Fluoride riboswitch aptamer (crcB RNA motif) from a Coprothermobacterota bacterium, 70 nucleotides, folded computationally. Model confidence (mean pLDDT): 78 of 100. It matches the Rfam family "Fluoride riboswitch aptamer (crcB RNA motif)". Its family is annotated with positive regulation of gene expression and response to fluoride in the Gene Ontology. The sequence was found by an Rfam model in a public genome assembly.
RNA sequence: CAUCGGGCUGGCGAUGGAGUUCGCCGAACGCCCUGCCCAGCCGGGCAGGACUGAUGACUCCUACAUUCUG
Numbered sequence: 001c002a003u004c005g006g007g008c009u010g011g012c013g014a015u016g017g018a019g020u021u022c023g024c025c026g027a028a029c030g031c032c033c034u035g036c037c038c039a040g041c042c043g044g045g046c047a048g049g050a051c052u053g054a055u056g057a058c059u060c061c062u063a064c065a066u067u068c069u070g
Stems, first nucleotide, its partner, number of pairs: 010025004016061006030051001032049007
């Protein structure tokens, strides 16, 4: 320094806040495509591009968008 295990406190689940719940972590942190690199495979890293979405899931609020009514 890295890896594994345990405890405590906390944290994470791609665009805001809250409650509940699930999963995960000493990191956890949407998906897809292209190029380059590492690599026996699985896969990983970097750069670029595209798509959807305010939830990991449920509910509520807020913002944005569409339609209708006053």